[in-house]
The RNA shown here (Lysine riboswitch aptamer) has 173 nucleotides and comes from Butyrivibrio sp. M55. Of the family's consensus pairs, 100% are formed in the model. Its Rfam family is "Lysine riboswitch aptamer". Its family is annotated with lysine biosynthetic process in the Gene Ontology. The prediction has a mean pLDDT of 77.

């Protein structure tokens, strides 16, 4: 010198990397609800199901007109923060949500090296007001890194438990 092992540091991927918040301005939506009318005439509601409680012939449900008229949840910008498995999906446990008991569904935290190197179109399912987004799967081509080839252009593979650089220890040539 180069290698080996497992550590401790600093980075990289993209100006559409990811996540958190805050503003606007749209969407949701002339929707849901509320009041009044007109038909109509007995059931409606609280997520299913049993119970239970609430409305109702002083008029339930639906249907049609008028008249006022939202919200959250998700996105788009834009600041600003924190990072680079940054995160997200699934799996376990728990708490909340619901009048109550089960049962679904939803939120939220812990854990889980189970997947997945990004972001991007495209079908299929789900979600959801939605051709918007989000989330699983497949398929494309793009991109970054590594390997092996090749004179070069590139071709083929591989996964983040990676990849790059620098310190330290370890034997060993």
């Nucleotide at each position: 010198c180069a290698g080996u092992u497992g550590g401790a540091u600093a980075g990289a991927g993209g100006u559409u990397g990811c996540g958190u918040a805050u503003u606007u301005a749209a969407u949701a939506a002339g929707u849901a609800a509320u009041a009044c009318c007109g038909c109509a005439g007995a059931u409606g509601u609280g997520u299913c199901a049993g119970g239970c409680a609430c409305a109702g012939a002083u008029g339930a449900a639906g249907c049609g007109g008028u008249a006022u008229g939202a919200a959250a949840g998700g996105g788009a910008a834009a600041u600003a923060c924190g990072c680079c498995g940054a995160a997200a999906g699934g799996g376990u446990u728990g708490a909340c949500u619901c009048c109550c008991u089960g049962a679904a569904g939803g939120u939220c935290a812990a854990u889980u090296g189970c997947u997945u190197g990004g972001g991007c179109a495209u079908a299929c399912g789900g979600u959801u007001a939605a051709g918007a987004a989000c989330c699983g799967c497949a398929u494309g081509a793009c991109u970054g890194u590594c390997a092996u080839c090749u004179a070069a252009g590139g071709a083929u593979g591989g996964g983040g438990c990676g990849c790059u650089a620098u310190c330290a220890a370890c034997a060993u040539u």